[in-house]
RNA sequence: GUCUUUUCAGGUGAUGGAGUUCACCUCUAACUGCCACAAAGCUAAUAACUCCUACAAAAUU
Numbered sequence: 001g002u003c004u005u006u007u008c009a010g011g012u013g014a015u016g017g018a019g020u021u022c023a024c025c026u027c028u029a030a031c032u033g034c035c036a037c038a039a040a041g042c043u044a045a046u047a048a049c050u051c052c053u054a055c056a057a058a059a060u061u
Stems, first nucleotide, its partner, number of pairs: 009026005016052006033042002
């Protein structure tokens, strides 16, 4: 100096925050929705579960 393995750590999972679990990536990465290709349009605050906040609909006071 190169290769491999192990350990630790960090990051990511289409619009906010927190907890738990899962998956992926190692900075040249994981990830960055669908439709159309002219314009424009559609769903969603989760990867999954729970809670809070924002938004939407309905009902009651």